[in-house]
């Protein structure tokens, strides 16, 4: 400088449980442990979930459906920065 195949040593940490925030998706803390070598980071391209709010429709209402800002996922793919142990130049 490569690579992350095996091992050691550290590492993180799904489901569900509880608590906390949020209209939700979903985040944060505990327990708890299914994976993971990038499951560090980064909403850039897809994808997917969500829609408190706008608008369009149905409804006599409640309410409901579609669509859109907007949130959200980084443990969906993809693409950027970085990178432990060990190895090999």
């Nucleotide at each position: 400088u490569u690579c992350c195949g095996a091992a050691c040593g550290g590492g993180c940490a799904a489901a569900c449980c509880c608590g906390u925030c949020g209209a939700a998706a979903g985040g944060c803390g505990g327990g708890g442990g299914c994976g993971c070598a990038a499951a560090a980071c980064c909403g850039c391209g897809g994808g997917u979930c969500u829609a408190c709010g706008g608008c369009c429709g149905a409804g006599a209402g409640a309410u409901c459906g579609g669509u859109c800002a907007g949130g959200a996922c980084a443990g969906c793919c993809g693409g950027g920065u970085u990178g432990c142990c060990g190895a090999a130049g």